[in-house]
RNA sequence: GUACGAUCAUGGGAGUGAUCAUUAACUUGAUCUGAGAAUAUAUUCCCUGAACUUGAUCUGGUUAAUACCAGCGCAAGGAAAUGAUCAGAAAGGCCUG
Numbered sequence: 001g002u003a004c005g006a007u008c009a010u011g012g013g014a015g016u017g018a019u020c021a022u023u024a025a026c027u028u029g030a031u032c033u034g035a036g037a038a039u040a041u042a043u044u045c046c047c048u049g050a051a052c053u054u055g056a057u058c059u060g061g062u063u064a065a066u067a068c069c070a071g072c073g074c075a076a077g078g079a080a081a082u083g084a085u086c087a088g089a090a091a092g093g094c095c096u097g
Base pairs, nucleotide, nucleotide: 001094002093004092005086006085007084008083009082010081011046012045013044014043016040017032018031019030020029021028052077053076054075058071059070060069061068
């Protein structure tokens, strides 16, 4: 600056890594980051799409190690949102400095 939003329900999409010990077996436990590290019946995202995938056994930095941080990225893909209630710009969202 803008008047977009929040909650619930239904439908749909996505990810679950690294290190140490242990085990016949990611079998079990602990630690790290994170919204979430496979059943949590959770978390998160649905075109205003960075949820997530490809590039990628990528590049730079950090770490015990790792998408742990940044770049790549006004790159390419990627699901479909619908309805109800609340709110009326304060909070929050988005854009910009």

Description:
TPP riboswitch aptamer (THI element) from a Bacteroidia bacterium, 97 nucleotides, folded computationally. It matches the Rfam family "TPP riboswitch aptamer (THI element)". Its family is annotated with thiamine pyrophosphate binding in the Gene Ontology. Its mean pLDDT, the model's own confidence on a scale to 100, is 76. The organism belongs to Bacteroidia, within Bacteria.